[in-house]
Context: one part of a larger RNA
């Protein structure tokens, strides 16, 4: 000086990002317990009180035994250990569960519960080159796939775009077929001729090249679809002080954000603004609302219970701290 443990006067969160650590609380028994609630809970709420040994009688009891009184010892009786600190407002996710083996347990994954969309069985989908498996010895109250999370109240408007699904008249539209044009070759025939040959013109065949026309999905078209992917407006002007805009007028959309919630895990301006809490509160609780840039299963608001969650009080308690001391081990350390 460092460690692991213990103790402390008067103070009791002043500490500090933040009671982190430590501390209180604590097994039993008896009384007794609120909002709120999904009527189970909440609940060991919360808060009081008891306790060791020992008795004749008394009271209850079939009995063990219990109560009750009374007496006794000790600083101290759940006499040591080993056993919730407790309560309020708020967010979040209903929930018990799982998860980053080895920095993250969480508001994240999952959930039961909604919902859409595929699947009629050789199912649809998955694995395999296949055989075959799976799905399943199942059968639409089943199976797969997606997004949403109990539960209560809901869950608004857009099909223009992107996708899907349905349609099939019309345009486009691959190989493929194909009327038929064209070209080479080529038996032959024509003119010419120096007779070698030259030019020409040529059926059939076979070949190349082009092709009207006929042709499937698809795309174009023409509908449905949004708990598909997604979207959900701007500028001016108005009311007998002012403000303020219920009302009007334009221009733009497919449709201009409905109900609710809102400075919010979302608000930049922001320590908004006003009320609560503290002597003082950039947090936090109730409001406001032109919301920079909220909103409805990418679900919206709400809640009982539930959390090693996350913010804030507060009341117990403490060496976190005011400010450190001492203590007992174990190291360093001196010396041997």
């Nucleotide at each position: 000086u460092g460690g692991u443990a213990g103790u402390u006067a008067a103070g009791g969160a002043a500490c500090u990002a933040g009671g982190c650590a430590a501390a209180u609380u604590c097994a039993c028994c008896c009384c007794g317990u609120a909002a709120g609630u999904u009527c189970g809970c909440g609940a060991u709420a919360a808060g009081g009180g008891g306790g060791c040994c020992c008795u004749c009688c008394c009271u209850c009891g079939c009995a063990a035994g219990a109560g009750a009184a009374g007496g006794g010892c000790g600083c101290a009786g759940a006499g040591a250990a080993a056993a919730g600190g407790c309560u309020c407002c708020a967010g979040c996710g209903a929930c018990u569960g799982u998860u980053u083996a080895u920095c993250a347990a969480a508001a994240a994954c999952a959930c039961a519960g909604g919902a859409c969309c595929g699947u009629g069985c050789u199912a649809a989908c998955u694995c395999g080159c296949a055989a075959g498996a799976g799905g399943a010895u199942g059968u639409a109250u089943a199976c797969g796939g997606u997004c949403u999370g109990a539960c209560g109240c809901c869950u608004g408007c857009u099909c223009g775009a992107u996708g899907c699904c349905g349609g099939a008249a019309u345009g486009u539209c691959a190989c493929g077929g194909a009327a038929g044009c064209a070209g080479g070759u080529c038996a032959g025939g024509g003119u010419c001729u120096u007779c070698g040959g030259a030019c020409u013109c040529g059926a059939a065949g076979c070949u190349u090249g082009c092709g009207a026309c006929c042709u499937a999905a698809g795309c174009a078209c023409c509908g449905g679809u949004c708990a598909a992917u997604g979207g959900c407006g701007g500028c001016a002007g108005u009311a007998a002080c002012u403000a303020u805009g219920a009302c009007u007028g334009u221009c733009c959309u497919a449709a201009g954000g409905u109900a609710g919630c809102g400075a919010a895990g979302u608000u930049c301006c922001u320590u908004g603004u006003c009320g609560g809490g503290u002597a003082a509160g950039u947090u936090c609780c109730g409001a406001c609302g032109c919301g920079c840039a909220u909103g409805a299963a990418u679900g919206g608001c709400g809640c009982c219970a539930c959390g090693a969650c996350u913010g804030g009080a507060g009341c117990a308690c403490u060496g976190u701290c005011u400010c450190a001391a001492c203590u007992a081990c174990c190291a360093a350390c001196u010396c041997g």